About this RNA:
Predicted 3D model of a 524-nucleotide part of an RNA (small-subunit ribosomal RNA, 5' domain) from an uncultured Rhodocyclales bacterium. The full RNA is in RNAcentral, with records from Greengenes. Its mean pLDDT, the model's own confidence on a scale to 100, is 86.

Context: one part of a larger RNA
RNA sequence: GAUUGAACGCUGGCGGAAUGCUUUACACAUGCAAGUCGAGCGGCAGCAUGGACUUCGGUCUGAUGGCGAGCGGCGAACGGGUGAGUAGCAUAUAGGAACAUACCCAGUAAUGGGGGAUAACUCCGAGAAAUCGGAGCUAAUACCGCAUACGCCCUGAGGGGGAAAGCGGGGGAUCUUCGGACCUCGCGUUAUUGGAAUGGCCUAUAUCUGAUUAGCUAGUUGGUGGGGUAAUGGCCUACCAAGGCGACGAUCAGUAGCGGGUCUGAGAGGAUGAUCCGCCACACUGGAACUGAGACACGGUCCAGACUCCUACGGGAGGCAGCAGUAGGGAAUUUUGGACAAUGGGGGCAACCCUGAUCCAGCCAUGCCGCGUGCGGGAAGAAGGCCUUCGGGUUGUAAACCGCUUUCGGACGGAAAGAAAUCGUUCGCUCUAACAUAGCGGAUGGAUGACGGUACCGUAAGAAGAAGCACCGGCUAACUACGUGCCAGCAGCCGCGGUAAUACGUAGGGUGCGAGCGUUAAUC
Numbered sequence: 001g002a003u004u005g006a007a008c009g010c011u012g013g014c015g016g017a018a019u020g021c022u023u024u025a026c027a028c029a030u031g032c033a034a035g036u037c038g039a040g041c042g043g044c045a046g047c048a049u050g051g052a053c054u055u056c057g058g059u060c061u062g063a064u065g066g067c068g069a070g071c072g073g074c075g076a077a078c079g080g081g082u083g084a085g086u087a088g089c090a091u092a093u094a095g096g097a098a099c100a101u102a103c104c105c106a107g108u109a110a111u112g113g114g115g116g117a118u119a120a121c122u123c124c125g126a127g128a129a130a131u132c133g134g135a136g137c138u139a140a141u142a143c144c145g146c147a148u149a150c151g152c153c154c155u156g157a158g159g160g161g162g163a164a165a166g167c168g169g170g171g172g173a174u175c176u177u178c179g180g181a182c183c184u185c186g187c188g189u190u191a192u193u194g195g196a197a198u199g200g201c202c203u204a205u206a207u208c209u210g211a212u213u214a215g216c217u218a219g220u221u222g223g224u225g226g227g228g229u230a231a232u233g234g235c236c237u238a239c240c241a242a243g244g245c246g247a248c249g250a251u252c253a254g255u256a257g258c259g260g261g262u263c264u265g266a267g268a269g270g271a272u273g274a275u276c277c278g279c280c281a282c283a284c285u286g287g288a289a290c291u292g293a294g295a296c297a298c299g300g301u302c303c304a305g306a307c308u309c310c311u312a313c314g315g316g317a318g319g320c321a322g323c324a325g326u327a328g329g330g331a332a333u334u335u336u337g338g339a340c341a342a343u344g345g346g347g348g349c350a351a352c353c354c355u356g357a358u359c360c361a362g363c364c365a366u367g368c369c370g371c372g373u374g375c376g377g378g379a380a381g382a383a384g385g386c387c388u389u390c391g392g393g394u395u396g397u398a399a400a401c402c403g404c405u406u407u408c409g410g411a412c413g414g415a416a417a418g419a420a421a422u423c424g425u426u427c428g429c430u431c432u433a434a435c436a437u438a439g440c441g442g443a444u445g446g447a448u449g450a451c452g453g454u455a456c457c458g459u460a461a462g463a464a465g466a467a468g469c470a471c472c473g474g475c476u477a478a479c480u481a482c483g484u485g486c487c488a489g490c491a492g493c494c495g496c497g498g499u500a501a502u503a504c505g506u507a508g509g510g511u512g513c514g515a516g517c518g519u520u521a522a523u524c
Stems, first nucleotide, its partner, number of pairs: 001524004006520005013371004018366001020363001021329001027326002030324003035074003040071002043067002047065003050061004081282003090207007099199003104195008112146001114144002121136006152161003166187006174181002208254003215245003220242008257279004261272004284305005307318004335361001337360003343357001344355004374404004384395004408465001411459004418451001423445008468513005473494003479508005489496002
């Protein structure tokens, strides 16, 4: 000099766009943060509508809109947080072969025919509660067989094995038990192939300090058989061999998430890893598996532990390193805000619902950037202050005074973009025997904004509401007076102060920065 996720002191006008627990991976009150689908299913608690009855009080009825709870599907493995652990099971780069993949895209072949349960519900019972037990009834895109098998799997090449589920819209004939069959379209379902994009695994190289850590290793190193996995492999196991690593630093110990980057520097390098992006690890502590395409799972389960809470003492409940917020720690770090309008995500045919992701608003000069606190004239060089050689000098065109302007702020008025998709109507194309649906494209209609009456624009008024901080011995820009008297004090280094202190304190003056200025800490 540059820099910072900074803090402290003094001071503080406005705006923009950013950042904001670096410490206790300490403990957490409260609310919210993952749901959705009635176009899978049986139903119907509550609400509304209709209908029936009525003693006019009401009662009944899933018939309709819808829908609590339940079965079922998909999601919950994403998104969000944190950096404890980890020095290699990680990361970065470059390669590799023995793998998996729900949803999505493209292709091929199917979607035939049956069955038995079970929750909800009803009844009974246990318990303080959490919750649980028994009996009975019922449905499915839940579950299980049968049939079939272009692909697929196994094979001794003969053969063997293995699947599915329906739901909704529309309709001219024909049939009908009047439900529909049938046809067609859409969404699904099953098997399989390829893709896309992800993920698992392996290898090489690189990645902090210590030798006052020199030897380490028995599943250890390799082989064979077997097991296991989606897959390779001592991954596991039985047997066999005796290997494997190490001064090019093994092992051990300490410290640490890694990278893109960031800061600095002419560069080489040094330091660093907040915000944003990629990867990894973790989710009260330790362990384990289940489900699933995917987890050994932050807001799932089980076991153990510590802690907290409830209890009728028998037994139960909990996990903010999600967003806010509280206590504590600390020099120190924000609101228990608004909205799903946009972007994105989950579910759904859709409407839509959910979304503390996100978009916004709030707080803080924490940093960055921009603007303002007026402009021009004005010498009796006023008064006052300070200094003085008492002549004067300086503050100083500074003020007063005259003229002008009105940014920003305050007042009043106008006023966006961010929002065109979904959706409705209609036209065309594809498809069909036809209509309709669906997909694509065009036209058209109305609706949708948290921010917010915000940005921005206009009008009137009025210099009006807006300057401080540090320093002035040398380094280093800027000097005098008084007070003090090795005292009080200053100080980054050299050093000042013991009676004329440009170095302490105050004042006047000056210098430097300026809504900031200094100090401290830290890096180059």